């Protein structure tokens, strides 16, 4: 330099061919307990890496930039 993969909640990851963003763990609160933990119930938390485009509608499609990984030279 060229090609491919990847970026979604605090962490690990889903998201079925475009139709209002989810799970597990973690956190917080409540019940339980002398108390903690466990268990059960509930709650909060995400400009979907940045910018632009297509579309009635984009995490998803297209372009570009950035970070990470792999390969070729």
């Nucleotide at each position: 330099g060229c090609g491919c993969c990847u970026a979604u909640a605090g962490c690990u990851c889903a998201g079925c061919u475009g139709g209002u963003a989810g799970a597990g763990c973690a956190a917080u609160u409540g019940u339980c307990u002398u108390a903690u933990a466990c268990a059960c119930a509930a709650u909060g938390g995400g400009u979907c890496g940045g910018g632009g485009g297509u579309u009635c509608g984009a995490a998803u499609c297209c372009c570009u930039c950035u970070g990470g990984g792999c390969g070729c030279a």
Transfer RNA from a bacterium, 73 nucleotides, folded computationally. It matches the Rfam family "tRNA". Rfam classes the family as a transfer RNA. The coordinates come from a structure-prediction model, not an experiment, and the mean pLDDT is 80.